[in-house]
Molecule: transfer RNA
Organism: Candidatus Nanohaloarchaea archaeon
RNA sequence: GCCUCGGUAGCUCAAUGGGCAGAGCAGCUGAUUCGUAUUGUCAUAAGACAGGAAAUAUCAGCAGGUUGUGGGUUCGAGUCCCACCCGGGGCU
Numbered sequence: 001g002c003c004u005c006g007g008u009a010g011c012u013c014a015a016u017g018g019g020c021a022g023a024g025c026a027g028c029u030g031a032u033u034c035g036u037a038u039u040g041u042c043a044u045a046a047g048a049c050a051g052g053a054a055a056u057a058u059c060a061g062c063a064g065g066u067u068g069u070g071g072g073u074u075c076g077a078g079u080c081c082c083a084c085c086c087g088g089g090g091c092u
Stems, first nucleotide, its partner, number of pairs: 001091007010025004019075001027062006038051005068084005
């Protein structure tokens, strides 16, 4: 230098014969679960009773995007076209 594949939410990825941008994980909020750390009262003690975070687990909800950049086509572009940037692979 050429060919090819890819770039979409914090992360991993869908959505590709142009027609509402989504899922899982992570994050935040709430409920439930659990009844621990610990607190109070009673009790000589053993202990009894009443509260009770956090963490765990489940569920519900919320938030999070200039679809690598810039142009073009189109009523409409993540998707098609052009140039460029970044990354993987291959060729010379």